[in-house]
RNA sequence: CCCGAUAAAGGCAAAACUGCCGUAAGGCAGUGGCGCAAAGCCGCGGGUCCUAUGCCCUCGCACUGAGUGGCGCGGUCCAAAGGAUAGCCGGGCUGCCGAGG
Numbered sequence: 001c002c003c004g005a006u007a008a009a010g011g012c013a014a015a016a017c018u019g020c021c022g023u024a025a026g027g028c029a030g031u032g033g034c035g036c037a038a039a040g041c042c043g044c045g046g047g048u049c050c051u052a053u054g055c056c057c058u059c060g061c062a063c064u065g066a067g068u069g070g071c072g073c074g075g076u077c078c079a080a081a082g083g084a085u086a087g088c089c090g091g092g093c094u095g096c097c098g099a100g101g
Stems, first nucleotide, its partner, number of pairs: 002101001003098002011036002016031006034087001040093003044090003047085005053080001054071003057067003
């Protein structure tokens, strides 16, 4: 350095439920504990998932646009743009312990 034990010390925390935030995916906190040797950190590549980019009002150069203005919303498809996921895979950075090889 690779590697990862029926080791020791310690760590993280899935689903579900509750509260808050968000249009949503989802996030945060509490309970909980399925699991995890990077389940520590980073959305860089791929995958998957989401979208409330709407309407009204006012201004305006009257169509493009602007606003610390108001409302809070049926269904399906898509995913340019924006977002979520690091516990989907890859990549980058960092790190505890030490049996056996």
A computed fold for a 101-nucleotide RNA from a Candidatus Auribacterota bacterium, annotated as c-di-GMP-I-GGC riboswitch aptamer. It was read from a public genome assembly, where an Rfam model found it. Taxonomically the source falls in Candidatus Auribacterota (Bacteria, Pseudomonadati). Rfam family: c-di-GMP-I-GGC riboswitch aptamer. Clan: c-di-GMP_I riboswitch clan.